Annotation:
Predicted 3D model of a 366-nucleotide RNA (Bacterial RNase P class A) from an Alphaproteobacteria bacterium. Lineage of the source: Bacteria > Pseudomonadati > Pseudomonadota > Alphaproteobacteria. Its Rfam family is "Bacterial RNase P class A". By type it is a ribozyme. Rfam describes the family as follows. Ribonuclease P (RNase P) is a ubiquitous endoribonuclease, found in archaea, bacteria and eukarya as well as chloroplasts and mitochondria. The coordinates come from a structure-prediction model, not an experiment, and the mean pLDDT is 77.
[in-house]
RNA sequence: UCAGAAGACUGGAUGGCCGCCCUGCUAUGCUUCGGUAAAGUGGGGAGGAAAGUCCGGGCUUCACGGAAAUGCGGCGCCGGGUAACGCCCGGAGGGAGCGAUCCCAUGGAAAGUGCCACAGAAAAUAAACCGCCUUGUUAUGCCUUGGCAAGACAGGGUAAGGGUGAAAAGGUGCGGUAAGAGCGCACCGCGUUGCCGGUAACGGUAACGGCAUGGUAAACCCCGCCGGAAGCAAGACCAAAUAGGGACCGCAUAUGAUGGUGUUUCCGCAUCGUGGUCCGGGUAGGUUGCAUGAAGCGUUCGGUAACGGGCGCUCCAGAUGAAUGGCUGUCCUCGACAGAACCCGGCUUACAGGUCUUCUGACAUA
Numbered sequence: 001u002c003a004g005a006a007g008a009c010u011g012g013a014u015g016g017c018c019g020c021c022c023u024g025c026u027a028u029g030c031u032u033c034g035g036u037a038a039a040g041u042g043g044g045g046a047g048g049a050a051a052g053u054c055c056g057g058g059c060u061u062c063a064c065g066g067a068a069a070u071g072c073g074g075c076g077c078c079g080g081g082u083a084a085c086g087c088c089c090g091g092a093g094g095g096a097g098c099g100a101u102c103c104c105a106u107g108g109a110a111a112g113u114g115c116c117a118c119a120g121a122a123a124a125u126a127a128a129c130c131g132c133c134u135u136g137u138u139a140u141g142c143c144u145u146g147g148c149a150a151g152a153c154a155g156g157g158u159a160a161g162g163g164u165g166a167a168a169a170g171g172u173g174c175g176g177u178a179a180g181a182g183c184g185c186a187c188c189g190c191g192u193u194g195c196c197g198g199u200a201a202c203g204g205u206a207a208c209g210g211c212a213u214g215g216u217a218a219a220c221c222c223c224g225c226c227g228g229a230a231g232c233a234a235g236a237c238c239a240a241a242u243a244g245g246g247a248c249c250g251c252a253u254a255u256g257a258u259g260g261u262g263u264u265u266c267c268g269c270a271u272c273g274u275g276g277u278c279c280g281g282g283u284a285g286g287u288u289g290c291a292u293g294a295a296g297c298g299u300u301c302g303g304u305a306a307c308g309g310g311c312g313c314u315c316c317a318g319a320u321g322a323a324u325g326g327c328u329g330u331c332c333u334c335g336a337c338a339g340a341a342c343c344c345g346g347c348u349u350a351c352a353g354g355u356c357u358u359c360u361g362a363c364a365u366a
Stems, first nucleotide, its partner, number of pairs: 001362010012331007020045007028037003047337001051348002054346005059231004064268007072227005077091005092106001093104004107222002112220002114216003129162002131158008140149004170188006189211001190209008235288004245279007256272004295314008332335001
């Protein structure tokens, strides 16, 4: 200098004149004493994703609570973090890359079932298309009396070579064989057992073995763990209004029935009918929930880290047809994605431009 990898920050700035929402204080008017109106003065006012609504919770309500079985759904290597998680951190195994690094629905195929198209002889009760070896019959050529070479037919042996395929009865090499084959041996691979290291996943090593029961579970399934439902339009209060309405069907009668929102059983508790369909009426208001929170920032200690503890500082939006807008001047990096609606922890997706840190590779110079 060029090319890359990982992490973090920012997301136009700055004035003027008007305007909007929340809130503290001061004093004033009105008041049904709940509040309301205007004035002065002080403070505050959209995001890193506010998006998606995909997970996990806090909070609220619901006569139900405990145990077991089963169904459904979710997760799935090991350890740690967290309120919890399908999230995060660290590690192991596998894969990609020269490397920094990145990726992984990563438990079980010897419990069972299913599937592996096409091609190929054959795709798991797995085999002979081309080949290789050998026996017999037949007939040809050459040499000279017994052989060599090549062909046809019938039979036997074989899976090393070739072909097909994503994958073909472990791989490479040597020996052996009529030709071959773990048939034998060496190394690798696989299995069993022991020892060592590690909390563990797992790794290393030694001995023995006979050399094989392919792949696929993001197919059904098996194993282990987790899971009540609905949701701020939850809920609470005030005011007001109506019809405490009507019809039909089923089950049941205290040894009964109903009661977390899949089902069943047992135990306890509560209530006294219960389940369903159809018709019809009222509620369109106000206050609250509503922001002090598993909060943010700084520092220190522990920890590889995620994160946790201590100390200190700060209060940082609460609208409700929906608040931050209109006009205008200057600057330059010329401006992307995009607006809270109960709150928080994550994941996923979108994103112009700008800035910083650490690391890797190549080239050059000293």